[in-house]
Record summary
The RNA shown here (transfer RNA) has 73 nucleotides and comes from a Chloroflexota bacterium. Its Rfam family is "tRNA". From the family's description: Transfer RNA (tRNA) molecules are approximately 80 nucleotides in length. It is annotated as a transfer RNA. The sequence is in RNAcentral, with records from ENA.

RNA sequence: GUCCCGGUAGCUCAGUGGAUAGAGCAGCCGCCUUCUAAGCGGUCGGUCGCGCGUUCAAUUCGCGCCCGGGGCA
Numbered sequence: 001g002u003c004c005c006g007g008u009a010g011c012u013c014a015g016u017g018g019a020u021a022g023a024g025c026a027g028c029c030g031c032c033u034u035c036u037a038a039g040c041g042g043u044c045g046g047u048c049g050c051g052c053g054u055u056c057a058a059u060u061c062g063c064g065c066c067c068g069g070g071g072c073a
Stems, first nucleotide, its partner, number of pairs: 001072007010025004018056001027043005049065005
């Protein structure tokens, strides 16, 4: 340089055009327990990497850029 994959909650990830964007773990509160852990219930947490475009409508499609990983050179 070029091609491919990825970027969504603190972390690991789902979500292939229309719902209030979800799960697990972590955090917080409570239950349980002699205490801790485990377990159970609740709760908190999001510029969906950035910009522009397509569309009535974009996390989702297109283009450019940024970041991470890989292949080729």